Model confidence (mean pLDDT): 81 of 100. This is a predicted structure of an 84-nucleotide RNA (transfer RNA) from a Bacteroidia bacterium.
RNA sequence: GGGGAGUUGCCGGAGCGGUCAAACGGGCCUGACUGUAAAUCAGGUGGCGCCACGCCUACGGAGGUUCGAAUCCUCCACUCCCCA
Numbered sequence: 001g002g003g004g005a006g007u008u009g010c011c012g013g014a015g016c017g018g019u020c021a022a023a024c025g026g027g028c029c030u031g032a033c034u035g036u037a038a039a040u041c042a043g044g045u046g047g048c049g050c051c052a053c054g055c056c057u058a059c060g061g062a063g064g065u066u067c068g069a070a071u072c073c074u075c076c077a078c079u080c081c082c083c084a
Base pairs, nucleotide, nucleotide: 001083002082003081004080005079006078007077010026011025012024018067027045028044029043030042031041032040046056047055048054060076061075062074063073064072
């Protein structure tokens, strides 16, 4: 330099225009159990909150398309693989 794949919550990882604050696993928090711990089970795990089917912000960054974008388009940044 050429070609391809990828970047999502604390971590891994699904997601393929509306049903998404986003499955699932791990971690963490709380509770149950236990003499204690582990294991197991239940609930929670972006922020606010009049705790509600509420509001706000968010999927590498910046623009764009659309009534609506993690999802489509453009540019940029970074990571990995193959070729040279």
Its Rfam family is "tRNA".